Background:
Predicted 3D model of a 139-nucleotide RNA (Guanidine-I riboswitch aptamer) from Nodosilinea sp. LEGE 07088. Of the family's consensus pairs, 100% are formed in the model. Its mean pLDDT, the model's own confidence on a scale to 100, is 77.

RNA sequence: AACUUAUGCCUCUAGGGUUCCGGUUUGGCUGGUUAGGCCAAGCGGCUGGUCCGAGAGAGGCGGGUUAGCGGUGCGAUGGUCAAAGACCGACCCCAAGGGGCGAUCGCUAAUUACACGGCGGGAUAAAAGCCCGGGAGAU
Numbered sequence: 001a002a003c004u005u006a007u008g009c010c011u012c013u014a015g016g017g018u019u020c021c022g023g024u025u026u027g028g029c030u031g032g033u034u035a036g037g038c039c040a041a042g043c044g045g046c047u048g049g050u051c052c053g054a055g056a057g058a059g060g061c062g063g064g065u066u067a068g069c070g071g072u073g074c075g076a077u078g079g080u081c082a083a084a085g086a087c088c089g090a091c092c093c094c095a096a097g098g099g100g101c102g103a104u105c106g107c108u109a110a111u112u113a114c115a116c117g118g119c120g121g122g123a124u125a126a127a128a129g130c131c132c133g134g135g136a137g138a139u
Stems, first nucleotide, its partner, number of pairs: 007062006015052002020049002022046001023043008063112009078088004091100003114134001116137001120132003
C1' cells in the first nucleotide's frame, strides 16, 4: 500500500411517520331539534392501537472458530521435510510392471473482539437510528 473478513433469522426496544382504527375541529344529514348516530374535509407541535424499526441497542434460536469425548471409517492430527509439494506408512485395483486414494457425524465446553461518523439520495401511505452504509470522512 492492496485485498478479504468482522455472521443469518425471530421477538422486542430507542426512534419514526400518518395507509387504516381511534381522537379532535369545521360543515351537512338525522334526531325529542338535547344527547347520540351517520357522511365529508382538515389536523400527527393528536397521548394512543395497526404499521416501519437499529452495524455501532436487548433477548432468543442458529452459524463460524478452538478444544475434549464418542461413532463411522484404511485413515478423523498417520509420519518426515519450513511451505507448495514430495516421500514413507495404511487401504483399494491389477495384466504384478504399476495405478488409485482421502477429512465426516453427534454431544459437551469455551469463544464470536472493537466500532466517532456527515451531507445527500431511495423505498413505503409517509418518515426514521430502515436501505445506500462498518459508505464519504475522522482517529